Model confidence (mean pLDDT): 88 of 100.
Large-subunit ribosomal RNA, domain IV from a Nitrospiraceae bacterium, 353 nucleotides, folded computationally.
Context: one part of a larger RNA
RNA sequence: CGCUCGCUAAGGAACUAGGCAAUUUAACCCCGUAACUUAGGGAGAAGGGGUGCCCCCGGUAGGUAAGACCGUACAGGUUGAGCCGAAGGGGGUCUCAGUAAAGAGGCUCUGGCGACUGUUUACCAAAAACACAGGUCUCUGCCAACUCGGAAGAGGAGGUAUAGGGACUGAUGCCUGCCCGGUGCCGGAAGGUUAACCAGAGGGGACAGCCGCAAGGCGAAGCUCUGAAGCGAAGCCCCGGUAAACGGCGGCCGUAACUAUAACGGUCCUAAGGUAGCGAAAUUCCUUGUCGGGUAAGUUCCGACCUGCAUGAAUGGCAUCACGACUGGAGCACUGUCUCGGCGAGCGACUCA
Numbered sequence: 001c002g003c004u005c006g007c008u009a010a011g012g013a014a015c016u017a018g019g020c021a022a023u024u025u026a027a028c029c030c031c032g033u034a035a036c037u038u039a040g041g042g043a044g045a046a047g048g049g050g051u052g053c054c055c056c057c058g059g060u061a062g063g064u065a066a067g068a069c070c071g072u073a074c075a076g077g078u079u080g081a082g083c084c085g086a087a088g089g090g091g092g093u094c095u096c097a098g099u100a101a102a103g104a105g106g107c108u109c110u111g112g113c114g115a116c117u118g119u120u121u122a123c124c125a126a127a128a129a130c131a132c133a134g135g136u137c138u139c140u141g142c143c144a145a146c147u148c149g150g151a152a153g154a155g156g157a158g159g160u161a162u163a164g165g166g167a168c169u170g171a172u173g174c175c176u177g178c179c180c181g182g183u184g185c186c187g188g189a190a191g192g193u194u195a196a197c198c199a200g201a202g203g204g205g206a207c208a209g210c211c212g213c214a215a216g217g218c219g220a221a222g223c224u225c226u227g228a229a230g231c232g233a234a235g236c237c238c239c240g241g242u243a244a245a246c247g248g249c250g251g252c253c254g255u256a257a258c259u260a261u262a263a264c265g266g267u268c269c270u271a272a273g274g275u276a277g278c279g280a281a282a283u284u285c286c287u288u289g290u291c292g293g294g295u296a297a298g299u300u301c302c303g304a305c306c307u308g309c310a311u312g313a314a315u316g317g318c319a320u321c322a323c324g325a326c327u328g329g330a331g332c333a334c335u336g337u338c339u340c341g342g343c344g345a346g347c348g349a350c351u352c353a
Stems, first nucleotide, its partner, number of pairs: 001348008010339002014337001019334001027051005036041001038171001052093006062084003067079004094098001106332007113324002118130002134169007146155003172319004177249003182246002184242005191237003198230001202226004209218003250268005277311001278308001289305005
């Protein structure tokens, strides 16, 4: 010096990102317990008191029960020696200390998130992530939808819409506004477009034949290579519906008898211009916004305000008892976290052998 322990004057979080760590607390009995609440809870809330041993009430209350008696009975009843034996009360007694050692909640106030118990990154993340009961939409009439498989076949299910699949949301309470123009899905079938197929005007090749002195020209049928109209479904265009489908939810100017502000008016654009709520927020850039609270002093915290860079309603909004090895702020208790160190123990390191 390192590791693991023990003690420490005065102070008591001044430490630190953060009371991290270590203390404190702790068992049982009694008293006593607030807000809030879904009336269950919150609660071991909090906060107090008691605890050894001896004597007495008392070998009492109570438990157990030999034997005896009654009884047809090994049922049951009466009596009952013996054994076990409190609670509570009174008195006394010793220690620094009586759950004398060991083991054994620290507590409170106030926010955020998630309702809750659960689940998870086997080996750096346990969480506000996942799940969850509950809610909604949608598909599926049974050889179901859907999934695995080339198929047979199987799961779904030996189930049958109070069932099963998919998606979103996530207890509960109060609620969940406007937009269907785009995209998706559902419905529609008049018109437009439209593939193969059908159809076959026309054209080419080679070959009879014909014309021509020749070069060359014309050229039927069949064969062959092509090929314009026309006829062709779904789809798309088109017409509707649908947002707890994907999603979206404006700008400028003016106006009230102080000022300021604008209930009001004008205008442009849009499919419609953000309702209720909440709001410097796990969302606020400017920002340590401003005001209030807490502190001697507070970029954090709590309560407000609203100018929401860039909140907002099942990508759910806002509340919320209980719950949480979650996360922010404050306090009490307590402490070697610290002022700021010191001492001690064991094991190492080190020295010697």